[in-house]
Context: one part of a larger RNA
């Protein structure tokens, strides 16, 4: 000198763009963060129709208007967080061959004929709840044979297995469903090379190296197992210990290089603590499920319930880091045939000079160089065209009016904002550090190795330009100063 997710001392007028718990991956009160689908099903209720009548109930219907627990199906594996754990095929790059793949493209063939069941729901029963039991009806795109098999699967090639579901129309069709074939995007596994400090860590390793048979897996493989051999790493630094999440990138520097990896993107991980699996096209699942354990709530003491490293907020911690805000208007995701819902993703709005950029605090004229300060050799200098008068402009902020774009046809949360007009009126708006050398900038007074200064060299024990104050002066400027911390 430059830079920062800073923080701290003193200021402190406006915009616009960004940023904002680096610490305790510490504990959470409260709300919100993943739902939807009635065009897959039954059922109940409400609306409205008749009829009765006890005038607020019964029966009957019907529109499939509206609501909705349940059964289904999709989705919840994405979005969003935080990095604690990993020195590894985790990350980057470059290759590879035994894989998978819902929804989405494209092509091919089917969609036939039965059945048995359950949840709602009725009745009961048990329980403080949490919630479960019994008997009984009942539908499906739920579940399960059976016919069929273009092409698919096994196979000793002789044969053998295996599907299916409607639904809604305006009768034209639409959405679908079940097999197979190819894609595209998306993931799984492997391999070369890279990728922190320690040798005051030198030897580690028995599922351990590799082989056959077998089991698992979408899929190779000691991955697992029986058995066989006795390997296998390493001074080109195994092993152990520390510390680290990786990477496009940032940040310094003329490069080389160093550091560091907040935001934003890409990959990995992890969801109170360790473990296990179910489900499914995708998990060993953040807002599932079971078990185990610490911690916290309820409880009728029998027995239950929770997990913010999703937004916002608390408390704690710490030098130090925001609103329990609006809004699906746009981008974008899920569900839906829509219409539509749902979204703390995301758009915005708010607070913080954290940063970065831009503007404003006025311009001109004005010697009698006024007064006042401070210094003087007492003449004067010097603050100083500074000020006050005078003329003049109104940026910004105010104050009133009009008022967007973003929105292909409707639809604006932002927002009565952004900008535009017109009013008033210099009117509301300037600090901080320094002045010995380094290093731009000096003079009094105080004080007297005292109080205090200091980045270093050092200043201070009666004339201190180095302290403290005051005048004057450098220097940045809505900031400037110090502390950290990398180059």
């Nucleotide at each position: 000198g430059a830079a920062c997710g800073a923080a701290c001392g003193c200021u402190g007028g406006c915009g616009g763009c960004g940023u904002g718990c680096c610490u305790a991956a510490c504990a959470c009160a409260u709300g919100c963060a993943a739902g939807u689908c009635g065009a897959a099903c039954g059922a109940a209720g409400g609306c409205c129709c008749u009829a009765g009548c006890u005038u607020g109930c019964u029966a009957g219907g019907u529109g499939u208007c509206c609501u909705u627990a349940g059964u289904g199906g999709c989705g919840a594996a994405c979005g969003g967080g935080u990095g604690a754990g990993u020195a590894a095929c985790a990350c980057g790059u470059g290759g590879g061959a035994a894989c998978c793949u819902g929804c989405c493209c494209a092509a091919g063939u089917g969609u036939g004929g039965g059945g048995a069941a359950u949840a709602a729901c009725u009745a009961u029963g048990g329980g403080a709840a949490a919630c479960c039991g019994u008997a009984g009806c009942u539908a499906a795109u739920a579940c399960c044979g059976c016919a069929u098999a273009c092409g698919c699967c096994c196979u000793a090639c002789g044969g053998g297995g295996g599907a299916a579901a409607g639904g809604c129309u305006u009768c034209g069709g639409c959405c679908g469903c079940a097999c197979c074939u190819g894609g595209a995007g998306g993931g799984g596994c492997c391999c070369g090379c890279g990728u922190c400090g320690g040798a005051u860590u030198a030897g580690u390793u028995u599922g351990u190296u590799g082989g056959u048979g077998g089991g698992g897996u979408a899929a190779u493989g000691g991955c697992c197992u029986a058995c066989c051999a006795a390997g296998a790493c390493u001074a080109c630094g195994a092993u152990c210990c520390g510390u680290a999440a990786c990477u496009g990138g940032u940040c310094u520097g003329a490069g080389a290089g160093g550091a560091c990896g907040a935001u934003c993107a890409g990959u990995c991980a992890c969801a109170c603590u360790g473990g296990a699996a179910c489900u499914g096209a995708g998990a060993c699942a953040c807002g599932g499920u079971c078990c185990a354990g610490a911690c916290u709530c309820c409880u009728a003491c029998g027995g239950g319930a929770g997990g913010c490293a999703g937004c916002a907020g608390u408390g704690g911690g710490g030098a130090a880091u925001u609103u329990u805000g609006c809004a699906c208007a746009a981008u974008g995701g899920g569900g839906g045939a829509a219409a539509c819902c749902c979204u703390g993703a995301u758009g915005c709005a708010g607070c913080g000079a954290c940063g970065c950029c831009g503007c404003g605090u006025g311009g001109g004229u004005g010697a009698u160089g006024a007064a006042g300060g401070c210094c003087u050799u007492a003449g004067g200098g010097u603050u100083g065209u500074a000020a006050a008068g005078c003329c003049c402009u109104u940026u910004c902020a105010g104050c009133a009016g009009g008022g967007a774009a973003g929105a292909u046809g409707a639809u604006g949360a932002c927002g009565g904002u952004a900008c535009c007009u017109g009013c008033a009126g210099a009117a509301g708006a300037a600090g901080c550090c320094c002045c010995g050398g380094c290093u731009a900038a000096c003079u009094c007074c105080g004080u007297g190795c005292c109080a205090g200064c200091a980045g270093c060299c050092g200043c201070g024990g009666u004339a201190a330009u180095a302290c403290g104050g005051a005048g004057g002066g450098g220097g940045c400027u809505a900031g400037c100063g110090u502390u950290g911390u990398u180059c």
Molecule: small-subunit ribosomal RNA, 5' domain
Organism: uncultured Alphaproteobacteria bacterium